[in-house]
RNA sequence: GAGCCCAUAGCUCAGCCCGGUCAGAGCACUGCUCUUAUACAGCAGGGGUCCCAGGUUCGAAUCCUGGUGGGCUCA
Repeated sequence: GAGCCCAUAGCUCAGCCCGGUCAGAGCACUGCUCUUAUACAGCAGGGGUCCCAGGUUCGAAUCCUGGUGGGCUCA
């Protein structure tokens, strides 16, 4: 210098290909029930401007462009 892959909740990830109602799961966290108490179990709840900026579109996590960070390969 070139190519490819990844970035979504505190953590691990799905969803992206093929755009559409309020963006989801598990674990973790908070409250309640249960218990002498703790744990387990059950119920409820909080938590995200989907890495950043711009573009396309009635509408973007998803498509396009540029950038940032990480990984792999080639030179």